About this RNA: Predicted 3D model of an 88-nucleotide RNA (c-di-GMP-I riboswitch aptamer) from a Candidatus Izemoplasmatales bacterium. Rfam family: c-di-GMP-I riboswitch aptamer. On this family, see Weinberg et al., Nucleic Acids Res 2007: "Identification of 22 candidate structured RNAs in bacteria using the CMfinder comparative genomics pipeline". The source organism's lineage runs through Bacteria, Bacillati, Mycoplasmatota, Mollicutes and Candidatus Izemoplasmatales.

[in-house]
RNA sequence: AAUAUUCAGGGGCAAAGUCCGGGAAAUCGGGCGACGCAAAGUCACGGAGCUAAAGAACGACACAUUCCAUGCUGGCCGGAUUGCAAUA
Numbered sequence: 001a002a003u004a005u006u007c008a009g010g011g012g013c014a015a016a017g018u019c020c021g022g023g024a025a026a027u028c029g030g031g032c033g034a035c036g037c038a039a040a041g042u043c044a045c046g047g048a049g050c051u052a053a054a055g056a057a058c059g060a061c062a063c064a065u066u067c068c069a070u071g072c073u074g075g076c077c078g079g080a081u082u083g084c085a086a087u088a
Base pairs, nucleotide, nucleotide: 003088004087005086006085012037013036017032018031019030020029021028022027035075041081042080043079045078046077047076048073049072050071055067056066057065
């Protein structure tokens, strides 16, 4: 240095919930909080799922309904990429 593994030590992240805020929503940010996670670090490239504002369809209008991602989810899976320690 590379690969594999995860015993130990020191550590790391932070689910649900809740408070405040952004957003049409999914959901995101911050505080509190820990369900868990050896990449639960980063990235929407592929798949999958979520939402449906705008747009379109329908409707006399409106409401409602349907379609649709350019939006979201990396703690859904794959992939890419970066990384600590110990052992082999």